Molecule: transfer RNA
Organism: Deltaproteobacteria bacterium
RNA sequence: GGGCGGUUAACUCAGUUGGUAGAGUAUCAGCCUUACAAGCUGAGAGUCACAAGUUCGAGCCUUGUACCGCCCA
Numbered sequence: 001g002g003g004c005g006g007u008u009a010a011c012u013c014a015g016u017u018g019g020u021a022g023a024g025u026a027u028c029a030g031c032c033u034u035a036c037a038a039g040c041u042g043a044g045a046g047u048c049a050c051a052a053g054u055u056c057g058a059g060c061c062u063u064g065u066a067c068c069g070c071c072c073a
Base pairs, nucleotide, nucleotide: 001072002071003070004069005068006067007066010025011024012023013022019056027043028042029041030040031039049065050064051063052062053061
């Protein structure tokens, strides 16, 4: 330098045909316990990497940029 894949909550990851952004873990609160852990219930937490384009509507399609991984040279 070229090709491919990836970037979504603090972490690990889903997200179907473009139509209200989710799960587990973690955090916080309550229940339970003498207390802690475990368990149960609930809550908070999002610039869907960034910018632009297409569209009535984009996490999803198109283009560019950045970063990470693999392969080739």